[in-house]
Context: one part of a larger RNA
RNA sequence: GGUAUAUAGUGGAUGUCUUGGUACUGAGAGGUGACGAAGGGCGUGGAAAGCUGCGAUAAGCCUCGACGAGUUGCUAAACAAACGUUGACUCGGGGAUUUCCGAAUGGGGCAACCCAUCGUAGAAGAGUAAUCUUCUUUAGGUUAAUACCACGAUAUUAAUAUCUCAAUAAAUAGGAUAUUAAAAUGAACGAAGAGAAGUGAAACAUCUCAUUAUCUUCAGGAACAGAAAGAAAAAUCGAUUUUCUUAGUAGCGGCGAGCGAAACGAAAACAGCCCAAAACAAGUACAUGUAAUAGCUCUUGUGCGUUGUGUAUUUGUGGUCGUGGGAAUUACAGUGACAAUAACAAGACGUUGUCGAAAGAGUCAAAAAAGAGUUUAUUAGCAGAAUAAAACAGGAAAGGUUAACCACAGAGGGUGACAGUCCCGUAUGUGAAAAUAAAUUCUCUCUUUUUGUGAUCACCCAAGUAAUAUCGGUCUCGUGAAAACCGGUAUGAAUUCGGGAGGACCACCUCCUAAGGCUAAAUACUACUCAGUGACCGAUAGUGAAAAAGUAGCGUGAGCGAAAGAUGAAAAGAACCCCUUUAGGGGAGUGAAAUAGAACCUGAAACUAUAUACUU
Numbered sequence: 001g002g003u004a005u006a007u008a009g010u011g012g013a014u015g016u017c018u019u020g021g022u023a024c025u026g027a028g029a030g031g032u033g034a035c036g037a038a039g040g041g042c043g044u045g046g047a048a049a050g051c052u053g054c055g056a057u058a059a060g061c062c063u064c065g066a067c068g069a070g071u072u073g074c075u076a077a078a079c080a081a082a083c084g085u086u087g088a089c090u091c092g093g094g095g096a097u098u099u100c101c102g103a104a105u106g107g108g109g110c111a112a113c114c115c116a117u118c119g120u121a122g123a124a125g126a127g128u129a130a131u132c133u134u135c136u137u138u139a140g141g142u143u144a145a146u147a148c149c150a151c152g153a154u155a156u157u158a159a160u161a162u163c164u165c166a167a168u169a170a171a172u173a174g175g176a177u178a179u180u181a182a183a184a185u186g187a188a189c190g191a192a193g194a195g196a197a198g199u200g201a202a203a204c205a206u207c208u209c210a211u212u213a214u215c216u217u218c219a220g221g222a223a224c225a226g227a228a229a230g231a232a233a234a235a236u237c238g239a240u241u242u243u244c245u246u247a248g249u250a251g252c253g254g255c256g257a258g259c260g261a262a263a264c265g266a267a268a269a270c271a272g273c274c275c276a277a278a279a280c281a282a283g284u285a286c287a288u289g290u291a292a293u294a295g296c297u298c299u300u301g302u303g304c305g306u307u308g309u310g311u312a313u314u315u316g317u318g319g320u321c322g323u324g325g326g327a328a329u330u331a332c333a334g335u336g337a338c339a340a341u342a343a344c345a346a347g348a349c350g351u352u353g354u355c356g357a358a359a360g361a362g363u364c365a366a367a368a369a370a371g372a373g374u375u376u377a378u379u380a381g382c383a384g385a386a387u388a389a390a391a392c393a394g395g396a397a398a399g400g401u402u403a404a405c406c407a408c409a410g411a412g413g414g415u416g417a418c419a420g421u422c423c424c425g426u427a428u429g430u431g432a433a434a435a436u437a438a439a440u441u442c443u444c445u446c447u448u449u450u451u452g453u454g455a456u457c458a459c460c461c462a463a464g465u466a467a468u469a470u471c472g473g474u475c476u477c478g479u480g481a482a483a484a485c486c487g488g489u490a491u492g493a494a495u496u497c498g499g500g501a502g503g504a505c506c507a508c509c510u511c512c513u514a515a516g517g518c519u520a521a522a523u524a525c526u527a528c529u530c531a532g533u534g535a536c537c538g539a540u541a542g543u544g545a546a547a548a549a550g551u552a553g554c555g556u557g558a559g560c561g562a563a564a565g566a567u568g569a570a571a572a573g574a575a576c577c578c579c580u581u582u583a584g585g586g587g588a589g590u591g592a593a594a595u596a597g598a599a600c601c602u603g604a605a606a607c608u609a610u611a612u613a614c615u616u
Stems, first nucleotide, its partner, number of pairs: 001615009015601001016566002020537002022534007029526002031185002039101003042055003046079001049075003061095006070083003106115003116154005121136006140149002156182009189220001190218005200207001204254001230237002241268004251259002272518003279317010295304002297348006322496001324461003328456006336355006357449006370443010381430003387403002392399001404421002406410001412424003467491008477503001498513005553560002573600001576587004
């Protein structure tokens, strides 16, 4: 020096555990914000570093309920000083306060800072004045007076209303004031607009990735879509959405790589409506035109006439469809009561109003306001069954033995080892002063009862639209035989005897009715709340984060980003003595155990030391 064994050290694997994660299920909720948010700065405790809470009323204030004996949050034990059966602390409903920054909004600014202006009375009267009195829509503090302090207002844009007002006569632009609204933020889901590349094609250019990532705008609890100018080919269906299937089919495709439907069928859920126009009435503006001839609902008579007619525009009535519908004219049928009305009188017809009846609907679609009651649910809670004994080993009984009991409760967790009957709970039952939500009832609100059928008439039925040409885009469809849909440019119709579609185009046939709008449910998602589940993880795993974690630390910055769990049943955390005295150790003591001693459960290996044996 090596090998082996043993005893120690070092080290922190392994085992066991779980406060934390992760994926999903079922419900709820789906926003917050100028009444100043989200997010922060700074403060705030007897002492106070971090976290949590709160805001100069600052780990809190008031009030209403619940609970019922202790309490002054956590790391974090103690001390001091207090509070509490006159109900504290805690839990829940409502309210008050809520510094500074931040959309940040009086102006500025290097966020959490600097600098402002105006108002907090006015009018009248008296008095030289300070001041006093009265009235009004009630109007700070302090000072002898300024100063100072306090409170409030003062951003921009839009809409509405009012006032004012240039060039410029009327007017308008502009300005001022008031009220209302907006802004900003938030995980995913949604709609619209803009829009790549790595990649694949074994290279690469059409193509693919992909109408993706990413960016922008906008919205809702969902969004979008939506009541056929549809799908089809049976003399069929009947808004939209989603799922299954059709189907990796029909197709598209340097016919390469790849891309890739739809209808029918089966389900979920179901809901339908309003306008524009024609016509009538009224208002306004402009034009036209007349002396009675048009007009004033009709008949007769009297009268009126700034009436009438046309155009434009506003409002009301009307009207909404594809076996086409509507308007206008007309015929027939039908249509409660009362009153009023028309240039005047009488009648007719019509209109309007009130009351009643019938039918129907409703504020969560198609119009909209409010109140009362009931029930249910949520936001605190409450009740809640049943075991003993001895001896057994043990530090400890829930274990073993013996004998019982409850069970709508033998889910789960805790308790000194494994507990239905010890504790919290569980099954089940029960509960709200206050707030919120939903359902429902009543009051209430509203609609219809002037509609139907037939005939005539040819007035209306959404125009720079449809369509065509050309150039692009979307559709399974890459320009193709290329329909359909969308857009740029240029042309540019028809009005129901019209127009579009059925995949070039034409005919026939069939279907539908564009160029206006609204619409719940079935569908998508989960930052957030509650309840639960797992052949999910168990501290190099599972979130980056089981501990002061988006912390420490790094970077000019955008940003990057850790490590770190376990004494024991209970601190009983080792009084006292000794040694080289804030270390480390030896006794003593605690404990079941101290080789459980805080560098603390178990304590592998590498590595180190000592002892012994063998060997060189």

A computed fold for a 616-nucleotide part of an RNA from Candidatus Anammoxibacter sp., annotated as large-subunit ribosomal RNA, domain I. It was read from a public genome assembly.